[in-house]
RNA sequence: GCCGAAUCCCGUCCAACGGACGGGAGCGGGGGACCCGCCCACGACGAUCUUCGGAGAGUCGGGGGACUCGGCGCUAACGCGUCGAAGGGGCGAAUCGCCGGUGUACCGGCGUAGGUCACUUGCCGACCGAGCCCGUCAGCUCACCUCGUAGGC
Numbered sequence: 001g002c003c004g005a006a007u008c009c010c011g012u013c014c015a016a017c018g019g020a021c022g023g024g025a026g027c028g029g030g031g032g033a034c035c036c037g038c039c040c041a042c043g044a045c046g047a048u049c050u051u052c053g054g055a056g057a058g059u060c061g062g063g064g065g066a067c068u069c070g071g072c073g074c075u076a077a078c079g080c081g082u083c084g085a086a087g088g089g090g091c092g093a094a095u096c097g098c099c100g101g102u103g104u105a106c107c108g109g110c111g112u113a114g115g116u117c118a119c120u121u122g123c124c125g126a127c128c129g130a131g132c133c134c135g136u137c138a139g140c141u142c143a144c145c146u147c148g149u150a151g152g153c
Stems, first nucleotide, its partner, number of pairs: 001153003007025008026149006036139001038065003042061004048055002068085007086136001087137001088134004096111006114128004
């Protein structure tokens, strides 16, 4: 100097010039109503089509809904715990395709949504395109609650 929210201030303690703990400011993240959005069926309108029975994108109205499955153990039961399966979600730019090794996982290659750096009138260039977490659960979301303030080059 660069990526990143990841900086600054104060106090206490210790075996003391370093470290530990706590608090605050700033910055960043998550959860969390009405309304709105999503799913379900119902009613009305409805372009268009029709074998004339109906179908039907869309609009409006009120209503309901979001809680998985299996095994084991406990309980009178409601239910609770645990293991697994198949889901879902969060941080982040880091997603999604094709091919191959092949056998889900996983590995490799070529691309790609997206991201960074440098230069800049413009064109061009070089990289990244990871990893981790929650634990059956989460749309948005005022109040409110809560977490982080690392690491790497």